[in-house]
RNA sequence: CGAGCCGGCCAGGCAGCCGCUACGCCUUCGGGCGUGGAGGAAAGUCCGGGCUCCUCGGAACAGGGCGCCAGGUAACUCCUGGGGAGCGCGAGCUCACGGAAAGUGCAACAGAGAGCAGACCGCCGGGGCGUCCGUUCGUCGGACGACGCUCGCCACGCGGGCGACCCCCGGCAAGGGUGAAAGGGUGCGGUAAGAGCGCACCGCGUUCGGCGGUAACGUCGGCGGCUAGGCAAACCCCGCCCGGAGCAAGGCCAAAUAGGAAUCCACAAUGCGUGUUCCGCGCUGGAUUCGGGUAGGCCGCAAGAGGUAGCCGGUGACGGCUGUCCCAAGAUGAAUGGCUGCCCCAGACAGAACCCGGCUUAUCGGCCGGCUCGCGCU
RNA sequence: GCUGUGGUAGCUCAGUGGUAGAGCGCGUCAUUGGUAAUGACGAGGUCGGGAGUUCGAUCCUCCCUCACAGCACCA
Numbered sequence: 001c002g003a004g005c006c007g008g009c010c011a012g013g014c015a016g017c018c019g020c021u022a023c024g025c026c027u028u029c030g031g032g033c034g035u036g037g038a039g040g041a042a043a044g045u046c047c048g049g050g051c052u053c054c055u056c057g058g059a060a061c062a063g064g065g066c067g068c069c070a071g072g073u074a075a076c077u078c079c080u081g082g083g084g085a086g087c088g089c090g091a092g093c094u095c096a097c098g099g100a101a102a103g104u105g106c107a108a109c110a111g112a113g114a115g116c117a118g119a120c121c122g123c124c125g126g127g128g129c130g131u132c133c134g135u136u137c138g139u140c141g142g143a144c145g146a147c148g149c150u151c152g153c154c155a156c157g158c159g160g161g162c163g164a165c166c167c168c169c170g171g172c173a174a175g176g177g178u179g180a181a182a183g184g185g186u187g188c189g190g191u192a193a194g195a196g197c198g199c200a201c202c203g204c205g206u207u208c209g210g211c212g213g214u215a216a217c218g219u220c221g222g223c224g225g226c227u228a229g230g231c232a233a234a235c236c237c238c239g240c241c242c243g244g245a246g247c248a249a250g251g252c253c254a255a256a257u258a259g260g261a262a263u264c265c266a267c268a269a270u271g272c273g274u275g276u277u278c279c280g281c282g283c284u285g286g287a288u289u290c291g292g293g294u295a296g297g298c299c300g301c302a303a304g305a306g307g308u309a310g311c312c313g314g315u316g317a318c319g320g321c322u323g324u325c326c327c328a329a330g331a332u333g334a335a336u337g338g339c340u341g342c343c344c345c346a347g348a349c350a351g352a353a354c355c356c357g358g359c360u361u362a363u364c365g366g367c368c369g370g371c372u373c374g375c376g377c378u
Numbered sequence: 379g380c381u382g383u384g385g386u387a388g389c390u391c392a393g394u395g396g397u398a399g400a401g402c403g404c405g406u407c408a409u410u411g412g413u414a415a416u417g418a419c420g421a422g423g424u425c426g427g428g429a430g431u432u433c434g435a436u437c438c439u440c441c442c443u444c445a446c447a448g449c450a451c452c453a
Base pairs, nucleotide, nucleotide: 001374002373003372004371005370006369007368008367009366010365012343013342014341015340016339017338018337020037021036022035023034024033025032026031039349043360044359046358047357048356049355050354051246052245053244054243057279058278059277060276061275063242064241065240066239067238068082069081070080071079072078083097084095085094086093087092098237099236103235104234105231106230120176121175122172123171124170125169126168127167128166129145130144131143132142133141134140147163148162149161150160151159152158153157184202185201186200187199188198189197203226204224205223206222208221209220210219211218212217250299251298252297253296260290261289262288263287264286265285271283272282273281292452293451294450306325307324308323309322310321311320312319313318344347379449380448381447382446383445384444385443388402389401390400391399396433404420405419406418407417408416426442427441428440429439430438
């Protein structure tokens, strides 16, 4: 200098003018002054909690979620550190990462065979049949799967066309071929041909032992010739966790009326009490639809698992102690905006609605720190 | 704001791991003097979009997007 990885931060700035909104103060009730006024995601509502209501009472079942190990946390499917697997030269990144040697199931098409696998081509042994050669003429020996028919050239021979290149029994799984997947790989031995059939090395498995580690796991040795292929984001099994609803929760005040009708369940339980059943306890009716009324105010609602500095503990997430803080968005047709000027590399995604911790998704441009690889120079 | 359901041919809907279908509509032909009806044949699909699991995804899982529906209080 170039290419890249990881972490953190900012989210145009300044000035003037005109507006909106909450609170406080003043007021001549018209208003004026002062202070505060969106985010890193306020978003999706995907997880986890706080808060509120339901009698979350007990048991069983159903349903849902999670899934290597250890820790952090109010809690989590989040975070940190570690292990294993995969990718990258590397810094680093990614992983829904329990069980397929419990059971049930799935694998279209192709292929001989697809789940206690299989034999199409092929390789090997034996027999048959056939052709050719030899012959001591025998029910013999050898070679081979041959070859046969036909046309052209006078012929030797050569060339073209058509048909055939076998059947039975047994062995094999090395090679070919199919497939996403064919039941370890390489080499040597072995064999009729072959094959974990045997051996060596590598791989795989292991409820075995030693060592290291809290553990996941790693490593060395033994054992198993390989039995036990894939799919659990198929049912399922194992382990752990989960009561339901949500601020339109819920509480208070005020206003208004036809305290109404129909259907179904129940008739003191066989109904209702936020999945089902049983038990217990409680209530005396319950559910749905139609019709009627009001759609006003206050609280919930903003200071909290808060921020920050130092020290201590920890690899880290984080925790502890002490100090400090000028910590205040809070609407309810719903405020946080607009115009002008100057500067720069010309400003993205986007707007709170009870509140927090995460995850995910969207996002112009830029700054800082740490690290890797390549090239050049010293 | 909270909660739920859905997106497959032009329209209405099936299909829920193995080459995507039905009815209506559309086109061509036949039938008819002509039209309708009827019959035959045919066209038309990124299964809302993107990732993942699987040999293979409309289907299973996650993320995004669009559409629709319900939820106030009193008696």